[in-house]
RNA sequence: AGGGGAGAUAGUUCAGUGGCAGAACACCAGAUUGUGGCUCUGGAUACCCGGGUUCGAUUCCCGGUCUCCCCUA
Numbered sequence: 001a002g003g004g005g006a007g008a009u010a011g012u013u014c015a016g017u018g019g020c021a022g023a024a025c026a027c028c029a030g031a032u033u034g035u036g037g038c039u040c041u042g043g044a045u046a047c048c049c050g051g052g053u054u055c056g057a058u059u060c061c062c063g064g065u066c067u068c069c070c071c072u073a
Base pairs, nucleotide, nucleotide: 001072002071003070004069005068006067007066008065011025012024013023014022019055027043028042029041030040031039048064049063050062051061052060
């Protein structure tokens, strides 16, 4: 450099195979407490980018970007 495969969702690690985007941890507020810890209650934050298909796309299709792995040179 060329080819192939897998992946990109919340601050982090991950679910989610066409119909309200979730969990755990973390964070913020409140309750409890001698205490900012533990426990309980509540809250905010996310679908890599651009198109296409569809009544409807995180999901299907095309292109791009980035990460990891394999092959060739």
Molecule: transfer RNA
Organism: Bodo sp.